[in-house]
Predicted 3D model of a 501-nucleotide part of an RNA (small-subunit ribosomal RNA, 5' domain) from a metagenome. The full RNA is in RNAcentral, with records from SILVA.

Context: one part of a larger RNA
RNA sequence: GAACGAACGCUGGCGGCGCGCUUAGCACAUGCAAGUCGAACGCACACUUUCGGGUGUGAGUGGCGGACGGGUGAGUAACGCGUGGGAACCUGCCCUGAGGUCUGGGACAACCGUGGGAAACCGCGGCUAAUACCGGAUGUCUCCUACGGGAGAAAGGCUUGCCGCCUUGGGAGGGGCCCGCGUUGGAUUAGCUUGUUGGUGGGGUAAUGGCCUACCAAGGCUGCGAUCCAUAGCUGGUCUGAGAGGACGAUCCGUCACAUUGGGACUGAGAUACGGCCCAGACUCCUACGGGAGGCAGCAGUGGGGAAUAUUGCGCAAUGGUCGAAAGACUGACGCAGCGACGCCGCGUGUGGGAGGAAGCCUUUCGGGGUGUAAACCACUGUCAGGGGGGAAGAAUCCCGAGUAUCCGAAUACGAUACUCGAUUGACGGUACCUCCAAAGGAAGCGCCGGCUAACUCCGUGCCAGCAGCCGCGGUAAGACGGAGGGCGCAAGCGUUGUUC
Numbered sequence: 001g002a003a004c005g006a007a008c009g010c011u012g013g014c015g016g017c018g019c020g021c022u023u024a025g026c027a028c029a030u031g032c033a034a035g036u037c038g039a040a041c042g043c044a045c046a047c048u049u050u051c052g053g054g055u056g057u058g059a060g061u062g063g064c065g066g067a068c069g070g071g072u073g074a075g076u077a078a079c080g081c082g083u084g085g086g087a088a089c090c091u092g093c094c095c096u097g098a099g100g101u102c103u104g105g106g107a108c109a110a111c112c113g114u115g116g117g118a119a120a121c122c123g124c125g126g127c128u129a130a131u132a133c134c135g136g137a138u139g140u141c142u143c144c145u146a147c148g149g150g151a152g153a154a155a156g157g158c159u160u161g162c163c164g165c166c167u168u169g170g171g172a173g174g175g176g177c178c179c180g181c182g183u184u185g186g187a188u189u190a191g192c193u194u195g196u197u198g199g200u201g202g203g204g205u206a207a208u209g210g211c212c213u214a215c216c217a218a219g220g221c222u223g224c225g226a227u228c229c230a231u232a233g234c235u236g237g238u239c240u241g242a243g244a245g246g247a248c249g250a251u252c253c254g255u256c257a258c259a260u261u262g263g264g265a266c267u268g269a270g271a272u273a274c275g276g277c278c279c280a281g282a283c284u285c286c287u288a289c290g291g292g293a294g295g296c297a298g299c300a301g302u303g304g305g306g307a308a309u310a311u312u313g314c315g316c317a318a319u320g321g322u323c324g325a326a327a328g329a330c331u332g333a334c335g336c337a338g339c340g341a342c343g344c345c346g347c348g349u350g351u352g353g354g355a356g357g358a359a360g361c362c363u364u365u366c367g368g369g370g371u372g373u374a375a376a377c378c379a380c381u382g383u384c385a386g387g388g389g390g391g392a393a394g395a396a397u398c399c400c401g402a403g404u405a406u407c408c409g410a411a412u413a414c415g416a417u418a419c420u421c422g423a424u425u426g427a428c429g430g431u432a433c434c435u436c437c438a439a440a441g442g443a444a445g446c447g448c449c450g451g452c453u454a455a456c457u458c459c460g461u462g463c464c465a466g467c468a469g470c471c472g473c474g475g476u477a478a479g480a481c482g483g484a485g486g487g488c489g490c491a492a493g494c495g496u497u498g499u500u501c
Stems, first nucleotide, its partner, number of pairs: 001501004006497005013347006019340002021305001026303003030300003035064003040061002043058006071258003080183007089175003094171008102136004111126006141152004156163003184230003191221003196218008233255002236252001237248004260281005283294004311337001313336003319333001320331004350380004360371004384442001386437005394428001400422008445490005450471003456485005466473002
């Protein structure tokens, strides 16, 4: 000098864009953060009815989603990450190709009855539907095979041409695994290892593999640093620097790990399963003492810790996600607003004229000098803030209505698809912006002035009180302490402290 997720002191007008628990991975009141589908299914209730039915709500069965999105950095020195390769793999939804969707059956919730419990909730009996569950058939195809053969499916719904379902090939995107290279400090850590290193058989997995197991062999790593200890998420990058390098890894993107602590599996295409389950521990809460409930490192918010870090806000209008044929629902993702000079950037606090030059204040050799064109005064301007009026872009869609074309079809019914036109939708927000009105009116501080280093005098003090980054000032004229006048520097900031280069 530059930088900062900063803090502290003094001060503080406006706006834009960013950023905001670095400490206790401490404990959490309250609300919200993951649902959705009636075009899979039965039931109950409400409304309506032209008695055919229609509409809606509720819990339940079932499907898809809850493995994404969001948070944090504890652990991890590791194929964890980065980069470049590899073979023994999986992949719901999506795209694309081939073929199929035949025929039967028995249940269980809800509901009804009954019982237990303080509650959480649970037991028994009975009825019932399905795209829930289980057979039989077929076999394009796939798998196994001793090449003879053997095994394996399906689900329907509604608006009748749409959405689904089953088997299988390919793809896209995603993921699991392996390897080369790179990846902090310590030798006051020198030896480490028995599933250890390799082989064979077996098991297990989507898959390779000591991943697991039995047997066999005795190996494997290490001074090019094994093992141990300490520290640490990694990267794109960020800061600094002419560069080489050094330091760092907030925000944003990618990735890994974790979700009160430890362990475990289930379900599933996929699981560290944050807002799933089970067990154990600590803690908190309820209890009728028998037993139960909970997990903010989601968004707000509270206590605590700390030098220190925000609202228990608005909206799904946009973008994106899940579900749905759609309407739409949900979405603390996200979009916005609020608070904070925390940072960067922009703007303003007026402009021109105006005396050898008011007053006040400071100084003086008492003549004067300084503040100083500064003020007053005159003329003008109108940024921001204030008041009035107007007032966006962000909106494209979807759906609905009309029309045209194509497909289906006997059809100018119905329906599907594409296009055109119309209509509808804004949290921010009466915001941005524009215009009018009024008015110099409401808007400057902070640090420094001995040298380094730009800026000097007076008074007070008297090695005191104090200053100080280094050198050093202060013991009676202190340009170094304190005040004042003046000056210098930066400016809505200025200084100090801390840290890095």